[in-house]
Context: one part of a larger RNA
RNA sequence: UGACGGGGACCCGCACAAGCGGUGGAGCAUGUGGUUUAAUUCGAUGCAACGCGAAGAACCUUACCUACCCUUGACAUCCUUGGAAUCCUCUAGAGAUAGAGGAGUGCCUUCGGGAACCGGGUGACAGGUGCUGCAUGGCUGUCGUCAGCUCGUGUCGUGAGAUGUUGGGUUAAGUCCCGUAACGAGCGCAACCCCUAUCCUUAGUUGCCAGCGUGUAAUGGCGGGAACUCUAAGGAGACUGCCGGUGAUAAACCGGAGGAAGGUGGGGACGACGUCAAGUCAUCAUGGCCCUUACGGGUAGGGCUACACACGUGCUACAAUGGGAAGUACAGAGGGUGGCCAAGCUGUGAAGCGGAGCUAAUCUCAGAAAGCUUCUCUUAGUCGGAUUGAAGUCUGCAACUCGACUUCAUGAAGUUGGAAUCGCUAGUAAUCGCGAAUCAGAAUGUCGCGGUGAAUACGUUCUCGGGUCUUGUACA
Numbered sequence: 001u002g003a004c005g006g007g008g009a010c011c012c013g014c015a016c017a018a019g020c021g022g023u024g025g026a027g028c029a030u031g032u033g034g035u036u037u038a039a040u041u042c043g044a045u046g047c048a049a050c051g052c053g054a055a056g057a058a059c060c061u062u063a064c065c066u067a068c069c070c071u072u073g074a075c076a077u078c079c080u081u082g083g084a085a086u087c088c089u090c091u092a093g094a095g096a097u098a099g100a101g102g103a104g105u106g107c108c109u110u111c112g113g114g115a116a117c118c119g120g121g122u123g124a125c126a127g128g129u130g131c132u133g134c135a136u137g138g139c140u141g142u143c144g145u146c147a148g149c150u151c152g153u154g155u156c157g158u159g160a161g162a163u164g165u166u167g168g169g170u171u172a173a174g175u176c177c178c179g180u181a182a183c184g185a186g187c188g189c190a191a192c193c194c195c196u197a198u199c200c201u202u203a204g205u206u207g208c209c210a211g212c213g214u215g216u217a218a219u220g221g222c223g224g225g226a227a228c229u230c231u232a233a234g235g236a237g238a239c240u241g242c243c244g245g246u247g248a249u250a251a252a253c254c255g256g257a258g259g260a261a262g263g264u265g266g267g268g269a270c271g272a273c274g275u276c277a278a279g280u281c282a283u284c285a286u287g288g289c290c291c292u293u294a295c296g297g298g299u300a301g302g303g304c305u306a307c308a309c310a311c312g313u314g315c316u317a318c319a320a321u322g323g324g325a326a327g328u329a330c331a332g333a334g335g336g337u338g339g340c341c342a343a344g345c346u347g348u349g350a351a352g353c354g355g356a357g358c359u360a361a362u363c364u365c366a367g368a369a370a371g372c373u374u375c376u377c378u379u380a381g382u383c384g385g386a387u388u389g390a391a392g393u394c395u396g397c398a399a400c401u402c403g404a405c406u407u408c409a410u411g412a413a414g415u416u417g418g419a420a421u422c423g424c425u426a427g428u429a430a431u432c433g434c435g436a437a438u439c440a441g442a443a444u445g446u447c448g449c450g451g452u453g454a455a456u457a458c459g460u461u462c463u464c465g466g467g468u469c470u471u472g473u474a475c476a
Base pairs, nucleotide, nucleotide: 001476002475003473004472005471007470008469009468010467011466012465013464015460016459019424020423021422022421023420026316027315028314029313030312031311032310033309034307035306042053043052064302065301066300067299068298069297070296073125077124078123079121080120081119082118083117086103087102088101089100090099091098092097107114108113127291128290130289131288132287136285137284138280139279140278141276143274148187149186150185151184152183153182154163155162156161167178168177169176193268194267195266196265198236199235200234201233202232203231204230208225209224212223213222214221239262242256243255244254245253246252318417322377323376324375325374326373327372328371334365335364336363339358340357344353345352346351383414388409389408390407391406392405393404394403430452431451432450433449434448435447436446
């Protein structure tokens, strides 16, 4: 100087407390451990691994296993040689591949040849998701959006170092003020950026419709309008600016006015010096080591989907604030041409036929659901929907291993969950549906979107984590 303390003082955080809803019990989905297996590819492992890499394993992916094949190689550059390229058919085979037959002869040219492509040969070389993240770059997590981390000059100290950065107030903040052997400065904080909340101006189609006209069973449908909503560009607005009080007359705090908004208005992006030899050699790049008729490459099938069990994360329930039936209302944000797919018809349905429109404020996905109204069920395994049987639909060469969905039948566990444990402070929790990425198909996951919309916070004694000062130490 740090680190640590079941030392002290002060302060903060959904850290506790006060509340609301869960997890832990059940069934299923998914990830992991373990076990099994020819293989169940590899990585991630307290917080900070475990719906994680994977925004999507039937083949492919795919790295694993088995079998069958190739050896200058699937890919790159160079040399040599033959042939344009390309297309079609047949045979063997699981296919890779091997064999046979046919069509075809192009472009430029100084007629030597050349360009592109395909095949043979030689060797330099290719190739490796092989090892080392404890050799590395890059990227990322975490402490933590915590308020800290430092430097120059000066001063003090033999020196390590100290001072500044401590102190009195204050703040979300090393934020600001005052004091001060310090005076300044840098990286952080804040602001500058984006979205959102109010208003104005400009613009007015594909969006809008107040007034006027017109038409319809009905609809901005039409003429028209530019008010309103909205769209999207530019501005205004919030600064403790104003008033009162407290305070050292300071910084600031408390209350008030005005205002759409008030003291950081609400969200986002943004992550200091560093810590964990944290994670990643399997995104990529890369040193070293290793393989080179194989640890490289191709193909088919299988596996990653196994199942006495254990754990994590979720979904659905156990019901009456509910289930069922009928009717009826209101979003936002997105996607769409190898696509989204309307009307109409067929089917109980998944879906099929059909073909209008749309490269989209125009057409379409698209019925939002919870909600509201009426009826019914009456505390029951009613509810619940696992599992299984049968029949189908769709995608796709192909749904056996191993897809999703539909209909009929079947109807399991489960009656609110031990010890323990998690999230959340407001348009939040809870609850309800909608969309997108990936994607042929395949979400209860992920990322977004809106609808309905709470309770509680006395307080900081205690638990956890963090910050500042101080103290002890046989630790570095």